RNA sequence: UGAGUCGGUCAGACGGCCGCGUCGGUGCCCCCCCGGGGUGCCGCCGAGGAACGUCCGGGCUCCACAGGGCAAGGUGGUGGCUAACGGCCACCCGGGGCGACCCGCGGGACAGUGCCACAGAGAGCAGACCGCCUCGGCGAACCACCCGGCUCCGGCCGGGCAGGCGCCGCGGUAAGGGUGAAACGGUGGUGUAAGAGACCACCAGCACGCCAGGUGACUGGCGUGGCUAGGUAAACCCCACCUGGAGCAAGGUCAGACAGGAAGCGUUCGAGGGCGGCCCGCCCGAGCUUCCGGGUAGACCGCUGGAGGUGUCCGGCAACGGGCACCCGAGAUGGAUGGCCGUCGCCCGCAGUGCCGGUAACGGCCGCGGUGCACAGAACCCGGCGUACCGACCGACUCAUCCA
Numbered sequence: 001u002g003a004g005u006c007g008g009u010c011a012g013a014c015g016g017c018c019g020c021g022u023c024g025g026u027g028c029c030c031c032c033c034c035g036g037g038g039u040g041c042c043g044c045c046g047a048g049g050a051a052c053g054u055c056c057g058g059g060c061u062c063c064a065c066a067g068g069g070c071a072a073g074g075u076g077g078u079g080g081c082u083a084a085c086g087g088c089c090a091c092c093c094g095g096g097g098c099g100a101c102c103c104g105c106g107g108g109a110c111a112g113u114g115c116c117a118c119a120g121a122g123a124g125c126a127g128a129c130c131g132c133c134u135c136g137g138c139g140a141a142c143c144a145c146c147c148g149g150c151u152c153c154g155g156c157c158g159g160g161c162a163g164g165c166g167c168c169g170c171g172g173u174a175a176g177g178g179u180g181a182a183a184c185g186g187u188g189g190u191g192u193a194a195g196a197g198a199c200c201a202c203c204a205g206c207a208c209g210c211c212a213g214g215u216g217a218c219u220g221g222c223g224u225g226g227c228u229a230g231g232u233a234a235a236c237c238c239c240a241c242c243u244g245g246a247g248c249a250a251g252g253u254c255a256g257a258c259a260g261g262a263a264g265c266g267u268u269c270g271a272g273g274g275c276g277g278c279c280c281g282c283c284c285g286a287g288c289u290u291c292c293g294g295g296u297a298g299a300c301c302g303c304u305g306g307a308g309g310u311g312u313c314c315g316g317c318a319a320c321g322g323g324c325a326c327c328c329g330a331g332a333u334g335g336a337u338g339g340c341c342g343u344c345g346c347c348c349g350c351a352g353u354g355c356c357g358g359u360a361a362c363g364g365c366c367g368c369g370g371u372g373c374a375c376a377g378a379a380c381c382c383g384g385c386g387u388a389c390c391g392a393c394c395g396a397c398u399c400a401u402c403c404a
Stems, first nucleotide, its partner, number of pairs: 001400010012344007020046002023043009048375001052386002055384005060247004067280004072243005077091005092106001093104004107238002112236002114232003129177002131173003135169005142164002145160006185203006204228001206225008251301004260292006272284004308327008345373002347370004352366001354365004
C1' cells in the first nucleotide's frame, strides 16, 4: 500500500420562532370555597439501538395450592454464568478458509416400525443390464495349426481341422463398465474356469478390553476379535431434563346510573364452578343457562428507583460476580415528543470554457442547485434472540507485496 477477519462507538450539529405532553410555581375565572376544574404565563424534563417483531425467559398481579396417573408441549455435545432462558462464555467433535476466523436443530439408527424420489438390472441381510468364465448346441474357413504341391526362397495355391471367431441356451461370477446423493471397505498378492475377505499382508473403519491425560465432552497408545457394519429421528419412536393457567383491558379503590320480566334446569337423588387437556380423587356450593328490556363506559392507584446507569478497583481465560463513589434520564390513555427558518457538516447532481496537480484519463478546491440525510417511534418493567438500517469513526488481528 492492497485485500480481509473480529469487536466497539455515534445515529447530523448549533441558534431562533411557533406548537404539544407530564411535573413544579403563579395570575384570573368557576364550583357544595377543605379541595378540585378551566384558561393564560414562567421554569425543568420529554423515544431507540433497535422503542420494532412479540419468538423465548423472568419479575409483578390474579385464580388454584390435594394430589396421583395418562396425555401434550419444549429442550438436547461438555463444563460454567444467570432471577431464568431455546440466551451468553469457554472448551470438545464435525465441516469450510493459506490465515485472522467462520458455520453446525451436535442425545440414540445392534429396542422396534417406517421411508429412501428420479435414474438404475438391483436401494438392505440386495442385484446379472453390458462385460468376464465353464459347459452344451448351431454356423462359417478370416487368423492360427496340420497335410500336399509349386517357387524367382519373399511366399503362393489346394485340401483338412473347430484352437481363436460369430449366434443361441443352462449356469457361475459383485473384479471391470454403466445408474445414482448412496451399490455391502481400499491397495497388493494367493487362489480360480472366471471370480469373490474364500485366504494372506498392510491401511482405513467398527466393537470390546486395558493403560495414560482431562472435572467432563473427549483425546492418545496397546491388545484382541470378526472381516465391514448405508442414510434418515425438523419420520414415528426411545432416553434424560424442564413446564399449573391467564395476562397491566392483570388487579384494586372511589364516584355515578338503572327496572325488571319470561322460559328451562337445580337446592344433599345436588345444577353449576375450581384444581385450564382427560380420568380418578378433592374442595366450594344455591344458584345457573337462554331470550327480551334498561343503565354506565368517569376519576385514581398499579406507573416507573430498577436483576438501573456511569466510573474505578478486585476475583475469573471469559460470560459474569463482588466492593466503593457519583447520577436519576418519558409516563401519554384517541394516545405528547412536531413544524418552519438560518449557518455549518455529509451525500447526490450540474456545469463554469473558474483555480491547483497531472502528458492524459482523472483527482482536489471554489461556485450553483436539491420537500437529499437511513431504519424506525415508548404504553407494566426487565434479560435475550431475530429482523430493519443512509452512513461516519475507533481498536485488535490476518494474508500478500514493497522499503528500511

Record summary: Bacterial RNase P class A from Oryzihumus sp., 404 nucleotides, folded computationally. The sequence is in RNAcentral, with records from ENA. Its Rfam family is "Bacterial RNase P class A". The family's RNA type in Rfam is ribozyme. The source organism's lineage runs through Bacteria, Bacillati, Micrococcales, Intrasporangiaceae and Oryzihumus. It is recorded under the gene name rnpB. Its mean pLDDT, the model's own confidence on a scale to 100, is 77.